[in-house]
Context: one part of a larger RNA
Molecule: large-subunit ribosomal RNA, domain I
Organism: Sphingomonadales bacterium
Parts: sequence; C1' cells; structure tokens
RNA sequence: GGCACACAGGGGAUGCCUUGGCUUUGAGAGGCGAAGAAGGACGUGAUAAGCUGCGAUAAGGUACGGGGAGGAGCAAAUAUCUUUUGAUCCGUACAUUUCCGAAUGGGGAAACCCGGCUGGUUGAAGACCAGUCACCCUUAGGGGGGCGAACGCGCUGAACUGAAACAUCUAAGUAGGCGCAGGAAGAGAAAACAAUAGUGAUUUCCGUAGUAGUGGCGAGCGAACUGGAAAUAGCCCAAACCGUAAUUGUUUCGGCAAUUGCGGGGUUGUAGGACUACGAUAUGGACUUUAGAAUUAUAGUGGAACCGUAUGGAAAGGCGGUCCGUAGAGGGUGAGAGGCCCGUACACGAAAUAGUUUUAAUACCUAGUAGUAUCCUGAGUAGGGCGGGACAUGUGAAAUCCUGUCUGAAUCUGCCAGAACCAUCUGGUAAGGCUAAAUACUCCUCAAAGACCGAUAGCGAACGAGUACUGUGAAGGAAAGGUGAAAAGAACCCUGAACAAGGGAGUGAAAAAGACCCUGAAACUGUGUGUCU
Repeated sequence: GGCACACAGGGGAUGCCUUGGCUUUGAGAGGCGAAGAAGGACGUGAUAAGCUGCGAUAAGGUACGGGGAGGAGCAAAUAUCUUUUGAUCCGUACAUUUCCGAAUGGGGAAACCCGGCUGGUUGAAGACCAGUCACCCUUAGGGGGGCGAACGCGCUGAACUGAAACAUCUAAGUAGGCGCAGGAAGAGAAAACAAUAGUGAUUUCCGUAGUAGUGGCGAGCGAACUGGAAAUAGCCCAAACCGUAAUUGUUUCGGCAAUUGCGGGGUUGUAGGACUACGAUAUGGACUUUAGAAUUAUAGUGGAACCGUAUGGAAAGGCGGUCCGUAGAGGGUGAGAGGCCCGUACACGAAAUAGUUUUAAUACCUAGUAGUAUCCUGAGUAGGGCGGGACAUGUGAAAUCCUGUCUGAAUCUGCCAGAACCAUCUGGUAAGGCUAAAUACUCCUCAAAGACCGAUAGCGAACGAGUACUGUGAAGGAAAGGUGAAAAGAACCCUGAACAAGGGAGUGAAAAAGACCCUGAAACUGUGUGUCU
C1' cells in the first nucleotide's frame, strides 16, 4: 500500500409526517377612491430587532349584541396590571386615523420645504393650534381625476413563422400600445331569412361541416339555411295635428306669419297615424319611494351513548361485557376511540348592518270601431363614380355592410332586399333610441371535494419571501420544515484558559432522541484485526 471484516466519523438520500400549495365544484361578491383609495414611509409595547395589529385616543377607544374564566398577539422570561361591577375573545355600528401617495394652497430629489386667508393661544412675536385655499366639466344640485386579476367594446397594430426560398397569401386583426365601461359587456325587436312551403328580435351551445365556397386554386382559410337545445320580453321617440311662451317681421292694432323652446298627440307593413264621426275608464307592466312580512348573510346555542381487565412509558390496539345512532364525516388526545375532547346528524338564535323574495300604497307607462279627400312617416340620407376596408369570399360576373373624396334621388301609385343585371313573384319598411335572461371571467369571501404534490415535489415563497442577494436601471431572484407524549432542554461534580468541547451524575420508554436534535443510505475519512506483497 491492496483486499476482507468489524467499529466509528462524515454526509443528508430514503421512509414516515404536514402547518403550505395545486385543480375543481356549489353558493356569494364583483369593486375601492377628494368623506382622500391601492400602495407605502415613520411611529406605536414596561423591557422590543423582525412579523402581525394599530395611528399621537397608536398590539388600541366607545356603544350594542354574543360569550362565561381567565387575560395582556407570534413569543419564552421577569416585572406590573386587568377580570363575575363580566375581562381577554367573536360579531355589527361609530370614533380616532401622523406623513407620502390621484395628492389637490405653492414647491419638491415621495414620506420633506415654504406660504395666503379666517378663528384661537400668548404680555407680545417672525412662534404654535384648528379650519380653508389645485384643475376640468356642470342643468350650479353636483360630478370627474387615481387604483384594480381576468372577462368586454372601440381606436391603433407588428414580426418571427408557414408557404420546405419569397413578393399576393399566412401568422393575425394575434402579440403589443391607447381609450372606455359593466358585473357582465356587446348584440337585439326585421328595409331579416327563406322559396311557391314557411319561419318570426338578440345571444350561447350541439349539429349542418372540414360541407358550400375561397385560395401564387399553393400553403392554407372556411361559412350559412333547415334541424335540436338553453333562455325568453318587448318598447320609447321624430313628424303630421292641437295648444302655449318668447323673439322677429308685418299690421287696417282685431290679428296674421315665421323661428325657437315646452306640453298634449302619435309610433307602423294583412301599412299605420294625423283628420272626421262614435265609444270607453278596464287591463297589464321590465320601473321609483315608503311601510309591513318572510327569509338569508355577518357572532353563536343545545346536541345521544363505556366500563373492567392484562401488556406497555402511555391504551384509543388485545380480551370480556355493554350502550347510542336522523350523529359509524373529520380532527385531537402519551400506539389504531361511534360512546374522552372538538365536532357531526338534527333542532334553535340577532340589539346592529346588508341582501333577496313577497304584500300594500305610491310615482310613471299602457287599449277600441268606421270613413279615406287631404297631410305625416327620420336627406347631403339611399344610391352612383374613384380609392380603401369589413363580410368564410384575395375584385372576381360580386350581391351585402362601412366610408376618405366627388356627386346625389323618390315620398306609399313610394322605397329596399332576395349574391352582377332585368322581369315576374315573394319578403320587408332604412337613413332616431332603449331593453332582462340564457353567455364570458375570478383579484376576492364561505362551504366542500380530489385514482393531485408531499419539502430538489407542490405556488418563486409550508420558515420574518417577492425576503436575502445581483443589477445604474428595466429587471432577475434563492436557500432554508421535523428533539420529545410532555422541556421533564441536563441541578451538581470532573478535565480544560474557557461562556469551547468532552466525561460522570440526573431526566426520559429511548440521549446511538442533547437542541448541528425522527429515520440516518452512498460518496469520502479514520481506527482495529486478519491476510497478500
């Protein structure tokens, strides 16, 4: 030095565990903010670095309700307090709430600096205290601003890529940017589809169908009708006509006309309405406010039934006997508990605040018949030319929709559409507006679940984690869980320089569970014995 065995060190795999995650389901909520938000800075405790809470009333104040013996957070210890005159704790409401931050008196290198006005303190002040002073819109009442995870609508809008290169095309109206809103948004009551038969607003899903089409007819893109389902809900103006007020014009001062505002009226395609004649006061409603009732949420309350025995450190496991069950879900307790504890099934409960449903009243809205001469029925609109865009459809024979530009009708004997266009036929009534539900999403709350993870996994984060640390910055971004049933966390003695470390002693079931603490693999290091050279 090699090998083998034994015993140690080292290391932290593995097993077991779970405070944390992940993914769903069912309910709820879907906003917060000048009454100063989100997010922070700085403070705040007897002692106090961090986290949490709170704000100079500062781990808190007041009222009401719950609850019933301890309490002063994580978090030990000492001190000092508090509490059956009901504390701590839980819920509801209220008060306080420094400074920064939309930040808003002015400024500013956020958490700082400096002011005006009014009132107060003071003998007085250049000091202090309280209030107030930004800008925009406004019907003059008030409103806006900023923040927020996704979902929505609009404006704007790529490239990589694919086409085996690449330019039309694709990716894709995607990503990104901007604006705005709601709990949903958008759409929506046919100038719609259809086809000789009919349907009857919109939205979403299934299906039609990878079909019809479109396409350097390449790559690709890709409908609709009929059908089935979810959910269902329809309405209001403009105008004609009538009235009224103001202004203007005119006047023979009686008026008349025009414009504008307001009130009534009226709202559609088997055309309707105005107008003329006749008649009626009912019915319903998606909506306002108030009151009552019920119910739900935000604290809670009651809640059945077990003993003995041996083993063991410990019984819930074994053995023996017994009981409850509308409760044998689950968790905890010194090993595995229906009957020990918390609970569970079930039954109850609110001074306060909020929601939902319903009833009543109330505000608001809501109907007919006949006649058909006249009037009305949305104009720089429909349509057209040129250039673009949207439609599954790339300009095509290209309908339909939008419009930058140039033009430009008709008026119910009207007008539009049915994929060039024309005729017939059929369907509809544009150029004003509103509209719940079925649909999308989850920063968040409650409840429940998992052939989801179990500390290199699961969120980046089970732990003072978006922390430490890195970077000028945008930004990047960790590692790190486990003594024991209970600290019973090792009094005392010895070695030692020792507050290091170790050896005794003691605790404990165990200390080879000793705080670098469950189990404790391998690499690696050592000691001893044997053997080989």